This is a predicted structure of a 97-nucleotide RNA (Glycine riboswitch aptamer) from Peptostreptococcus sp. D1. Its mean pLDDT, the model's own confidence on a scale to 100, is 81. Lineage of the source: Bacteria > Clostridia > Peptostreptococcales > Peptostreptococcaceae > Peptostreptococcus.
RNA sequence: GUGAUAAUUCUAUGAGAGAGCGAAAGCCACCGAAGGGACAAGUACCAAGUCAGUCAAAAUUGGUAUGAAUUUUUCAGGUAAAAGGAGUAGAAUUGGA
Numbered sequence: 001g002u003g004a005u006a007a008u009u010c011u012a013u014g015a016g017a018g019a020g021c022g023a024a025a026g027c028c029a030c031c032g033a034a035g036g037g038a039c040a041a042g043u044a045c046c047a048a049g050u051c052a053g054u055c056a057a058a059a060u061u062g063g064u065a066u067g068a069a070u071u072u073u074u075c076a077g078g079u080a081a082a083a084g085g086a087g088u089a090g091a092a093u094u095g096g097a
Base pairs, nucleotide, nucleotide: 006094007093008092009091010090011089012088013087018028020027021026029079030078031077035075036073037072038071042066043065044064045063046062047061048060
């Protein structure tokens, strides 16, 4: 000097599902794309048995931990408009692989 992952801000875009019922308290039916929760393979550790014998290793079986999402759950949120909204694109900032 260049400026990755990541994070923040701004702009654009952005789905799904009852403007349900009830005087009210509330009740029923739905959606998944704020957020939250759950889990696969793999990895690590422990234990067991087998292998002519010993130790170790490998493989096998079981257990524990870790372990992703646009999967799943429907806790939260949502089911006219507004607001919100994952993700995507652009710009800027922090940062310094």